[in-house]
RNA sequence: AGAUAGAGGUCGCAUAUUUUAUCAGUAAGCUGUCCGAUGAGACGGGUCAAAGGAAGGCAGCGGAAAGGAAAAUAUGCCGAAGGACCAUGGCAUCCCGCAGAGCCUGGUUCCUGGGCGCAGGGUGAAGAAGUCUGCGACUGUCAUCGAUGGAUGGAGUGCUAUCUGAU
Numbered sequence: 001a002g003a004u005a006g007a008g009g010u011c012g013c014a015u016a017u018u019u020u021a022u023c024a025g026u027a028a029g030c031u032g033u034c035c036g037a038u039g040a041g042a043c044g045g046g047u048c049a050a051a052g053g054a055a056g057g058c059a060g061c062g063g064a065a066a067g068g069a070a071a072a073u074a075u076g077c078c079g080a081a082g083g084a085c086c087a088u089g090g091c092a093u094c095c096c097g098c099a100g101a102g103c104c105u106g107g108u109u110c111c112u113g114g115g116c117g118c119a120g121g122g123u124g125a126a127g128a129a130g131u132c133u134g135c136g137a138c139u140g141u142c143a144u145c146g147a148u149g150g151a152u153g154g155a156g157u158g159c160u161a162u163c164u165g166a167u
Base pairs, nucleotide, nucleotide: 001164002163003162004161005160006159009078012077013076014075015074016073017072018071019070020069029061030060031059032058033057034056038049039048040047043097044096045095046094081112082111083110084109085107086106087105089104090103091102113139114138116136117135118134119133120132121131141154142153143152144151145150
């Protein structure tokens, strides 16, 4: 230097399926009533609907789903994975163009050893979860110090083991 194989945790990481709760008595839809001219995601163009009443408010009937979550099972694994940033293409409206948010795809640009708790911000229906920033102790690993218990510090392009090659 290369190759192979491993470890951290019983809440290690990710994915899939099933069930359950939440979403929510919410949205769609229908009826009545009030109001009175717009409505179809922002914008432009078109098309359609609309005084035989648009959008909206109130009341009644009606009644979901997705995303996210928990548990179980299975699979793949230990930069597992997550995030930031960038970019090509795509998804997405009644049609066309198209801005934004979101999602999918890509990058060998950067950050994070791991889980947990607290505070704040974003997202979200949410006092859930997840994520970002900061702080805190814990834990694994290596280095240094120490008689020892331990202390301090570093980062996964690390650490441990074996093999091969070079010096």